[in-house]
């Protein structure tokens, strides 16, 4: 310098245009059970703005774009891996 992959909740991780806060696990948080703990099992759980409250609008690496609609598709730009020279 050129090719490719990859970047999603505190952390792993699946979704690859429409029912997406976005499966799941882990973590954490109540509670059951125990003399206490653990393990089990249940419930609950992202932030940040708006509202008395019901609710309700933004955020998928970072800007822009196509499209009625974008984590999914372009397009620069950053990090990381990888592999050619």
């Nucleotide at each position: 310098g050129g090719a490719g992959g990859a970047g999603u909740g505190g952390c792993c991780g699946a979704g690859c245009g429409g029912c997406u806060g976005a499966a799941g696990g882990c973590a954490g948080c109540g509670g059951u059970c125990u003399u206490g703990a653990a393990a089990a099992c249940c419930g609950c759980c992202g932030a940040a703005g708006g509202g008395c409250a019901a609710c309700u609008u933004u955020c998928c690496g970072u800007g822009a774009g196509u499209u009625c609609g974008a984590a999914u598709c372009u397009c620069a730009c950053c990090u990381c891996c990888u592999c050619c020279g």
A computed fold for an 85-nucleotide RNA from Thiopseudomonas denitrificans, annotated as transfer RNA. Its Rfam family is "tRNA". Rfam classes the family as a transfer RNA. Its family is annotated with triplet codon-amino acid adaptor activity in the Gene Ontology. It was read from a public genome assembly. Model confidence (mean pLDDT): 81 of 100.